[in-house]
RNA sequence: GCGGAAGGUCGGAUGGCCGCUUGCCGCUCUUUCGGGGGCGGUGAGAGGAAAGUCCGGACUCCACGAAGCAACGGUGCCGGGUAACGCCCGGCCGGGGAAACCCGAGGGAAAGCGCCACAGAGAACAGACCGCCCCGCGUCCGCGCGGAGCAAGGGUGAAACGGUGGGGUAAGAGCCCACCGCGGGACGGGCAACCGGACCGGCACGGCAAGCCCCACCGGGAGCAAUGCCAAAUAGGGACCUCACACGGGCGCGCUUCGGCUCCGGGGUCCGGGUUGGCAGCUAGAGCGCGCCGGUGACGGCGGGCCCAGAUGAAUGGUCAUCGCCGGCGCAUCCGCGCCGGUACAGAAUCCGGCUUAUGCACCUUCCGCGCAA
Numbered sequence: 001g002c003g004g005a006a007g008g009u010c011g012g013a014u015g016g017c018c019g020c021u022u023g024c025c026g027c028u029c030u031u032u033c034g035g036g037g038g039c040g041g042u043g044a045g046a047g048g049a050a051a052g053u054c055c056g057g058a059c060u061c062c063a064c065g066a067a068g069c070a071a072c073g074g075u076g077c078c079g080g081g082u083a084a085c086g087c088c089c090g091g092c093c094g095g096g097g098a099a100a101c102c103c104g105a106g107g108g109a110a111a112g113c114g115c116c117a118c119a120g121a122g123a124a125c126a127g128a129c130c131g132c133c134c135c136g137c138g139u140c141c142g143c144g145c146g147g148a149g150c151a152a153g154g155g156u157g158a159a160a161c162g163g164u165g166g167g168g169u170a171a172g173a174g175c176c177c178a179c180c181g182c183g184g185g186a187c188g189g190g191c192a193a194c195c196g197g198a199c200c201g202g203c204a205c206g207g208c209a210a211g212c213c214c215c216a217c218c219g220g221g222a223g224c225a226a227u228g229c230c231a232a233a234u235a236g237g238g239a240c241c242u243c244a245c246a247c248g249g250g251c252g253c254g255c256u257u258c259g260g261c262u263c264c265g266g267g268g269u270c271c272g273g274g275u276u277g278g279c280a281g282c283u284a285g286a287g288c289g290c291g292c293c294g295g296u297g298a299c300g301g302c303g304g305g306c307c308c309a310g311a312u313g314a315a316u317g318g319u320c321a322u323c324g325c326c327g328g329c330g331c332a333u334c335c336g337c338g339c340c341g342g343u344a345c346a347g348a349a350u351c352c353g354g355c356u357u358a359u360g361c362a363c364c365u366u367c368c369g370c371g372c373a374a
Stems, first nucleotide, its partner, number of pairs: 001370009012323007020045011047345001051356002054354005059223004064259006072219005077091005092106001093104004107214002112212002114208003129154002131150002134147005162180006182201003187196003227280004237271007248263004287306002290303005324343008
């Protein structure tokens, strides 16, 4: 200098004019007393993803609560973090990559069922298409027929019932041997996943569980349009069916046991009426920043500082100017100058912790590799 990889920061700046929303304080007008408006002062005003609605919660409501079982759903190596998680950190194993790094739907195939199309001789305890070898007969010397062997070579396929090398054989084969692989494994290291491994073995029974399934662990239901209050208004409406009748019925998935609450009720179908108003919930938080300590790290502890939207058809905008950054063209010895274009993805609506997706630049740090120079 170039290429690659991982992490972090920002999310253009400034000024003038005009214009929005809101917190608090003060003054004031109006009012159906719920509320609405004006002026002044002071402060604030979209995101790293606000998106997706995929997970986990906080919070609110629900007469149901506890225990067990079933169904359904989720997670799936080990150890930690966290309010919790399917997230994050560290590690183990497997795969990709030359490496830094990245990915993993990572328990079980000897509990059972199922699938492996086509091709191919044969796709799980299989198999002879082309072939290799021996014997007999025949021969136009190319081979043909019959018998007995082989699965080492070639071919098919995503995958062929171990691999390489040697010995052995008529030719071959774990038939035998060495190493690898596979199975077992004393002993050692590690909290563990797992790693190493003396020694032994027969040289052997494929894959798929992101097919059903088995195993381990986890899981009430709805959701801020939750919910609560105020005002107003109507019709404390009507018809039908069914169950039950206190030894009973009902009670946010089903069953059992225990407990509790409630009821002369529970459930279903249809017709019809009123309320579309206001307030709260509503933003001080598992909050943000900095420093120190502990920890490999996620993170935790201690101390100090800060308050950073709360709208309700939905506010933060419009305009002018200058600058920044990026790209292209031209000029130029250098410094640089001129012109043109671009400046993304995109907007809170109860609030957090994550994941995923979209995205124009720019900057910083570390690591891997290549080249060059000193």